Transfer RNA from Ellagibacter isourolithinifaciens, 75 nucleotides, folded computationally.
RNAcentral records the identical sequence in 2 taxa.
It matches the Rfam family "tRNA". By type it is a transfer RNA.
Taxonomically the source falls in Ellagibacter (Bacteria, Bacillati, Coriobacteriia, Eggerthellaceae).
The coordinates come from a structure-prediction model, not an experiment, and the mean pLDDT is 83.
RNA sequence: GGUCGCUUGGCGCAGCGGGAGCGCAAGUGCCUUACAAGCACUGGGUCGGGGGUUCAAAUCCCUCAGCGACCACCA
Numbered sequence: 001g002g003u004c005g006c007u008u009g010g011c012g013c014a015g016c017g018g019g020a021g022c023g024c025a026a027g028u029g030c031c032u033u034a035c036a037a038g039c040a041c042u043g044g045g046u047c048g049g050g051g052g053u054u055c056a057a058a059u060c061c062c063u064c065a066g067c068g069a070c071c072a073c074c075a
Base pairs, nucleotide, nucleotide: 001071002070003069004068005067006066007065010024011023012022013021018055026042027041028040029039030038048064049063050062051061052060
């Protein structure tokens, strides 16, 4: 340098045009002498940045950034 893939709550991930969700973690309550486990509930993300298409974008297109894999180059 080229090709491909990924970027979504604190962490790991799903969602592939019309509800932003799951698990873990966290908080509160119940339970317990107490802790853990268990049960119930709650908060937390405007979807990596910008632009475009569309009535409507996490989802499609362009661009930038970061991460990863492979290939090439190495004067």